[in-house]
Parts: sequence; structure tokens; C1' cells
RNA sequence: AGUCGGCCGGACGGUCGUCCGGUCGCUUGCGGCCGGGAGGAAAGUCCGGGCUCCACAGGGCAGGGCGCCAGGUAAUGCCUGGGCGGCGCGAGCCGACGGAAAGUGCCACAGAAAAUAUACCGCCGGUUUCUCUCAUUUCAUGGGCGGGCCGGUAAGGGUGAAAUGGUGCGGUAAGAGCGCACCGCGCCCGUGGCAACACGGGUGGCAGGGUAAACCCCGUCCGGAGCAAGGCCAAAUAGGGAUCCAUCGGCGUGGCCCGCGCUGGAUCCGGGUAGGCUGCUAGAGGCGUGCGGUGACGUACGUCCCAGAGGAAUGAUCGUCCUCGACAGAACCCGGCUUACAGGCCGGCUCUU
RNA sequence: GCCGACGUAGCUCAACGGUAGAGCGUCUGAUUUGUAAUCAGAUGGUUGGAGGUUCAAUUCCUCUCGUCGGCUCCA
Repeated sequence: AGUCGGCCGGACGGUCGUCCGGUCGCUUGCGGCCGGGAGGAAAGUCCGGGCUCCACAGGGCAGGGCGCCAGGUAAUGCCUGGGCGGCGCGAGCCGACGGAAAGUGCCACAGAAAAUAUACCGCCGGUUUCUCUCAUUUCAUGGGCGGGCCGGUAAGGGUGAAAUGGUGCGGUAAGAGCGCACCGCGCCCGUGGCAACACGGGUGGCAGGGUAAACCCCGUCCGGAGCAAGGCCAAAUAGGGAUCCAUCGGCGUGGCCCGCGCUGGAUCCGGGUAGGCUGCUAGAGGCGUGCGGUGACGUACGUCCCAGAGGAAUGAUCGUCCUCGACAGAACCCGGCUUACAGGCCGGCUCUU
Repeated sequence: GCCGACGUAGCUCAACGGUAGAGCGUCUGAUUUGUAAUCAGAUGGUUGGAGGUUCAAUUCCUCUCGUCGGCUCCA
């Protein structure tokens, strides 16, 4: 100078206040005492699960997600290890990384041609004798530059983001995988590896550019809704009206069909109640040690209990100190990802001097 | 808290992946004694922001910022 991993992110004390739990007192909702009280992202709600209801989540179509291989996990689009490709001197980092030879579509402008091919300039061959010119020379003949016509070619130029394998040698009228060598590509075999794949040998002159974060194909996964889910108690009222749909229907059920259960439904108007309990926080939980594993992780033992509100608590103020304090506030829970973040600490490794 | 939709000119909205347009507005001129209306012309864009896919992005994908809407119970 850099790279990777882990951690912290004001400290201490006094006073007042607040939410929850326990306990004591009494006037039963107040007071005293004790204990606990936001984060690494509580955020975005982007994935995956738990939980709850609908059928026990079942069959098919449609739709959507994912996409090298193996493993981890409750599960994943996450993580770990490996492969391949790219970047870096290196430690290391990055990768939506199946298929373009199933089919369809698109590729503006420019360019001959943007995909069953084709040829603007050029290069080459033939032919014609229109113009010019040279040689022999009486007419005429022959040659050359240019032009016209016919054909060959795709090396070179030019266009474009992209042009039909690349380089070299041979070959040819000029050229061309036309032939050869090497590289690349396809196919086959062998070896190593669970596999992705790698290496080696043989073989085919080689066909078909890009785009799948275009449709699509292949493989794989996904039933829908969400704690305002759902359950219980209490209170109250007019179980009313209008419009529309339907009876092979409608609702639960979301796009559709089957199946299962129930029997009218949707919208609007009008009416009532706007109270309480539960779900609600002990969990795929934290920490430590041992063991297994390269690792993610698993497992055994020990130990700890660590917010649970419902206008919604964690604040205010004073004192001392320092490096003067970033992003930011739980609302059913958990595992990830992503995004925001002043500054600081620890460890591994790399490069230069 | 949960679920969903949308950001394009000053405003309201368009735009098969191929130079971003329309109406209203604003400005200038004509018309009128003057104004309105009308006619002619002009003006105006980081397509909310960042990154990616692609030759090429308003459009496709990811992240982010902002705005808007819906969701209690009884009958």
C1' cells in the first nucleotide's frame, strides 16, 4: 500500500418519569420494593420456512420462480466446497454460468449481403475490336492501356456492434480447407474424479453469426391467503331496501376445469357495535467446552432466560470524562439476501521498500 | 402492520427494443379601437435515481427513492 474475516459503535453516577413480570399493602387501581426493557441492520418486504384458516392441500391446464456440479439446511433464489470463464504481480475478487444443431421472431442506419445466401470496388480468365497507342508493314496481322459482354474468386479494400474458423506454408489464371502443420471446433475411445470437468489418443476439413434479463424447449420447485390470519366472551340492532347475476348455477377458492364441503351470490344505500381475553413470545434460542467434518454445519454435555406495547414504553435533566458519538426504533416468530452507516478495535494473508 | 398500483415537457396523458410525441399551457407575430376567441410560428425532456442485459433501453432485469390506493367486527 492492499486484501479477507470477526467485533464494537459513547462510558460512569445522581434525580424524575415510562412499559412488562414478580411480590407486599390497602380504598381494586393506586402506592412501595425487586428484576427485565430495541438493532446490526429492528429498514426494504426481495426470497425461504414455522404458525393459522380454507379439504387432509389432492389430479390436470395455465401462470410464476430457479438454472455448472456436489454437499449443508426445517427450507431457500441462501451458505460451503469444487469446476469453468474473466480481472489482478499477488493475497484475493467477480460471474442470471442449461439449450441458438426442435421451431418462431428480431438484428435500426450503413453495407453487395444481417443469414435456404450474395458480390460494390478490386483480382483473374475468355470474348468483342468501340477509342487510343506500339511493332512488323502496301492492304493487313499481332501486342498493350481503357471500355462493353460472359464467367471465375472471396485473399485484399470498404460498411457495420456483428460478415460464414484463425495464423503460416504450399498451390492456382486469380483464389479458396483446395492440400498440409499448429491452434480452435464437433464426434469417438481411454484414464482420473460421486459429479461438473480435466488430461491423453484417434478421427472429421469444418456445417449452422448474435439475441433465450425475445417467445420458446429441457430440467426442477411452487395450492391460496395472511396475526387487520384465526379462536373465545360480552354488548347492540331494522336479519331492512335498491340494482345486477344465476338455478347444468353460486359460494368456500385465488386464473380455469375436476374433486371435496356448503346452499343463493356481488355491489351500493341504510342500521348496530366500536369493549375485553387469547394468538404473544422458551425459541430450527443465546453462550462455553469437547467430538465429527477441508468447510457450511452437525452432535453431546454444562449453563442462561434475554422487550411484548395496543395512541403504542426504553425518555428527560444534572454532574464527571473521552477520541465529542454514524445509520437508525421491535408490533406473530425465525433463517437469509439487499440497502443505509461517523468512527474505532482485533486477527490471517499478499505486494513494495 | 399486511397487500397492491404508479412515476415521461409547467399540467393531463401517448409511444412493436431502433432519432420520445399529442392536447392544454408559455412566448412571438397576425387579426381588433382594445381584450377574448381564431390563425401562423416557436419554446420546452438527466423518461424519479443507480447499476446490469443488449450493437442499441421510456420499454427487459435488479436495487433504491417518492406518491397513491385497499384491508376490523355483527346482521
Model confidence (mean pLDDT): 79 of 100. Predicted 3D model of RNase P RNA and transfer RNA as a complex of 428 nucleotides. It holds a member of the Rfam family "Bacterial RNase P class A". About the family: Ribonuclease P (RNase P) is a ubiquitous endoribonuclease, found in archaea, bacteria and eukarya as well as chloroplasts and mitochondria. Rfam classes the family as a ribozyme.